This is a predicted structure of a 73-nucleotide RNA (transfer RNA) from Candidatus Taylorbacteria bacterium RIFCSPLOWO2_01_FULL_48_100. The organism belongs to Candidatus Tayloriibacteriota, within Bacteria. It was read from a public genome assembly. Rfam family: tRNA. Gene Ontology term of the family: triplet codon-amino acid adaptor activity. Its mean pLDDT, the model's own confidence on a scale to 100, is 81.
RNA sequence: GGACGGUUAGCUCAGUUGGUAGAGCACCUCAUUUACACUGAGGGGGUCGCGGGUUCGAGCCCUGCACCGUCCA
Numbered sequence: 001g002g003a004c005g006g007u008u009a010g011c012u013c014a015g016u017u018g019g020u021a022g023a024g025c026a027c028c029u030c031a032u033u034u035a036c037a038c039u040g041a042g043g044g045g046g047u048c049g050c051g052g053g054u055u056c057g058a059g060c061c062c063u064g065c066a067c068c069g070u071c072c073a
Base pairs, nucleotide, nucleotide: 001072002071003070004069005068006067007066010025011024012023013022019056027043028042029041030040031039049065050064051063052062053061
């Protein structure tokens, strides 16, 4: 330098045909317990890597850049 894949909650990851962003774990509160754990109920947390474009509407489509991984040279 080239090809491909990836970037979404603190972590691991979903997200269908473009139509108001989710799960598990973790965290907080309550119940339960002598207490802790387990269990149950409830709750908080997001610029969807960063710009630009298309569209009534973009996590999703187009484009540039950045970062991570694999391969080729």